[in-house]
Model confidence (mean pLDDT): 84 of 100.
A computed fold for a 698-nucleotide part of an RNA from a marine metagenome, annotated as large-subunit ribosomal RNA, domain II.
It matches the Rfam family "Bacterial large subunit ribosomal RNA".
Context: one part of a larger RNA
RNA sequence: GCCGGCGAGUUACUUGUAUGCAGCGAGGUUAACUCACUAAGUGAGGUAGCCGAAGCGAAAGCGAGUCUUAAUAGGGCGUUUAGUUGCAUGCAGUAGACCCGAAGCCAGGUGAUCUACCCAUGGCCAGGAUGAAGCGGGAGUAAAAUCUCGUGGAGGUCCGAACCGCCGAACGUUGAAAAGUUCUCGGAUGAGCUGUGGGUAGGGGUGAAAGGCCAAUCAAACCUGGAGAUAGCUGGUUCUCCCCGAAAUAGCUUUAGGGCUAGCCUCUUGAUAGAGAGUCGUGGAGGUAGAGCACUGGAUCGGCUAGGGGGCUUACCCGCUUACCAAACCGAACCAAACUCCGAAUGCCAUUGACUUGUUUCAAGGGAGUCAGCGUGCGAGGGAUAAACUCCGUACGCGAGAGGGAAACAACCCAGACCGUCAGCUAAGGUCCCUAAGUGUAGGCUAAGUGAUUAAAAGGAUGUGAAAUUGCUGAGACAGCUAGGAUGUUGGCUUAGAAACAGCCACCAUUUAAAGAGUACGUAACAGUUCACUAGUCAAGUGAUUUUGCGCCGACAAUGUAUCGGGGCUAAGUUUACCACCGAAGCUACGGACUCAGCGUUUCGUUCGCGAGGCGUUGAUUGGUAGGGGAGCGUUCCAUAGUAGGCUGAAGGCAAACCGUAAGGUUUGCUGGACGAGAUGGAAGUGAUUAUGUCGGC
Numbered sequence: 001g002c003c004g005g006c007g008a009g010u011u012a013c014u015u016g017u018a019u020g021c022a023g024c025g026a027g028g029u030u031a032a033c034u035c036a037c038u039a040a041g042u043g044a045g046g047u048a049g050c051c052g053a054a055g056c057g058a059a060a061g062c063g064a065g066u067c068u069u070a071a072u073a074g075g076g077c078g079u080u081u082a083g084u085u086g087c088a089u090g091c092a093g094u095a096g097a098c099c100c101g102a103a104g105c106c107a108g109g110u111g112a113u114c115u116a117c118c119c120a121u122g123g124c125c126a127g128g129a130u131g132a133a134g135c136g137g138g139a140g141u142a143a144a145a146u147c148u149c150g151u152g153g154a155g156g157u158c159c160g161a162a163c164c165g166c167c168g169a170a171c172g173u174u175g176a177a178a179a180g181u182u183c184u185c186g187g188a189u190g191a192g193c194u195g196u197g198g199g200u201a202g203g204g205g206u207g208a209a210a211g212g213c214c215a216a217u218c219a220a221a222c223c224u225g226g227a228g229a230u231a232g233c234u235g236g237u238u239c240u241c242c243c244c245g246a247a248a249u250a251g252c253u254u255u256a257g258g259g260c261u262a263g264c265c266u267c268u269u270g271a272u273a274g275a276g277a278g279u280c281g282u283g284g285a286g287g288u289a290g291a292g293c294a295c296u297g298g299a300u301c302g303g304c305u306a307g308g309g310g311g312c313u314u315a316c317c318c319g320c321u322u323a324c325c326a327a328a329c330c331g332a333a334c335c336a337a338a339c340u341c342c343g344a345a346u347g348c349c350a351u352u353g354a355c356u357u358g359u360u361u362c363a364a365g366g367g368a369g370u371c372a373g374c375g376u377g378c379g380a381g382g383g384a385u386a387a388a389c390u391c392c393g394u395a396c397g398c399g400a401g402a403g404g405g406a407a408a409c410a411a412c413c414c415a416g417a418c419c420g421u422c423a424g425c426u427a428a429g430g431u432c433c434c435u436a437a438g439u440g441u442a443g444g445c446u447a448a449g450u451g452a453u454u455a456a457a458a459g460g461a462u463g464u465g466a467a468a469u470u471g472c473u474g475a476g477a478c479a480g481c482u483a484g485g486a487u488g489u490u491g492g493c494u495u496a497g498a499a500a501c502a503g504c505c506a507c508c509a510u511u512u513a514a515a516g517a518g519u520a521c522g523u524a525a526c527a528g529u530u531c532a533c534u535a536g537u538c539a540a541g542u543g544a545u546u547u548u549g550c551g552c553c554g555a556c557a558a559u560g561u562a563u564c565g566g567g568g569c570u571a572a573g574u575u576u577a578c579c580a581c582c583g584a585a586g587c588u589a590c591g592g593a594c595u596c597a598g599c600g601u602u603u604c605g606u607u608c609g610c611g612a613g614g615c616g617u618u619g620a621u622u623g624g625u626a627g628g629g630g631a632g633c634g635u636u637c638c639a640u641a642g643u644a645g646g647c648u649g650a651a652g653g654c655a656a657a658c659c660g661u662a663a664g665g666u667u668u669g670c671u672g673g674a675c676g677a678g679a680u681g682g683a684a685g686u687g688a689u690u691a692u693g694u695c696g697g698c
Stems, first nucleotide, its partner, number of pairs: 001698006011095003015092010027051003033045005055062002065077004098236002101233001105226006116200009125190001127159003130155001134151006163187003168183004202218001204214003239632006249262005263370002265367007275360001276357005281351004290342001291340002296336003300332004305326001307325002309322004373398007381390002403414003418592004423588003429582003432567003438579001440578006451569001459553002463550010480537005486510003491505003516531001520529002593622001595620011633687001635684006645675001652671008
């Protein structure tokens, strides 16, 4: 891992409550116990007790009333509605209370054969090196000190085996090994290593101290018990069909991933008024969007003009002036969630009017689940007018929603799946091939593979289409070519120089077809080239500006084209108009089913009001998680009853066919070899793909 078995809402109660059924009924009911029978049990007795028939008050007490009170007032609680017992079911309570799961806590015991330390008694440490004190000789001294040569053999001394350890690496990592192997490395006469025996025990020991060690277990060992500890947490929770169908919010919470009440769902019973809902009309409240500046604030320019600053004047007091700053006021133009002289659309409230729908409404009671929500559009706050961000409001969706489209894609677009059909029409979206349907029609645009945008900006450009305005132009424009482009004059100043052309000032006049006191290059300064301007030649259009369509550049990422889904496309791109077709579980057609409602018919019961059921027909409905409600299938056992059946073959197994909406059922064949249906009731150890479930097999 697979297969098979086992595996989770149970049981108890002098419990509570609701519903259903049954008995009796102003009453209902027995418990223990006793007796009888046929053991188990059944029947009879048994009125103690309990509930109900009366309440109010703290109580005395009174009583359809009572309490409060001075009260006969007012007010509170009552009076006007049948209960009770049993069985069944839902839910709750108390119990382990649907099942499995802690880490832990406490009690009593068992452990120092591992290991820590201690006690007692033994054992072990190749070889080599160094050479302390002391002692002896010599030198030396007044004597010492001191020096030197020997001797000597000290040391938590040195090198290095055994032994003890383990610094580093590689290997090993389902190992050879639940800690090792190899190489390397540390100590190796010491606080050394080691044998044997003994001691210390769990909030305790021992610890050269690491929370280390105390039998592969240690921030409190192990075993058994309390014990099914507790788990607001995680996981799991077993057959079918039918009807309805949520929530992720509010308030409170040592509360925030838990609860309680309300909200929203379901079931039962009751209420019925044209209820509720919607559209239109009508009547209202309001201060948002927008707008505005009348208030409150902000903010710009100008004018006017207090005050202040600067300058001048002045012995002082004055005074004059100012391209300084500036209150108030005036004019102009602005800004505001906490500004408003104004002010919508929606929404909200009401409605006796009109229309649509027709119990969707309301109440009481039983049962819930929900309290992490998320996305998109719109309106705001927070943030950075960031986030698949956060927090509100609002609508829709997902959640709990399948189908078609968007290549793929909870939420976007279309559209709400009862079942069947080898029928049809459409939606969104598509129609060259992959791939169902147009290589459709007509007119433009694009040349960039633009088109692939979720995605590109500021900015740039004789790309190209459309529109508009305005110059010049057969009196010859624009572009090209030929020629001219002069004189006073080197204008004046400045300057070493300044001659159109470093810079400053001025920018006249003449000759002219035309020519600036000069547009650019150039020179040290001149020179030289060139332009404006003019003529000729040529010959018909040529400039400028604005708006707009589609394109271009700007344009950079990590495995491989890689941002049309691909092929590929110059339309199969884009824009306008039109026609056709494809396309879904939508709609239609045909057949069938469930549920609900109406009508008809029929059976049974009937308190004659009606109730329950069958059949036919018409219409509508039938996505669904949590969850509520309804109806069933199957398993084991019990009663009728070991009955029907069964060796002429039971149960069980394998297979096929048929029946039923399903759980399932029936029949037949084979196998099997002795039991055993179906029906009507009853009772449960009653249904398994999932719990890293559990046991067995493989």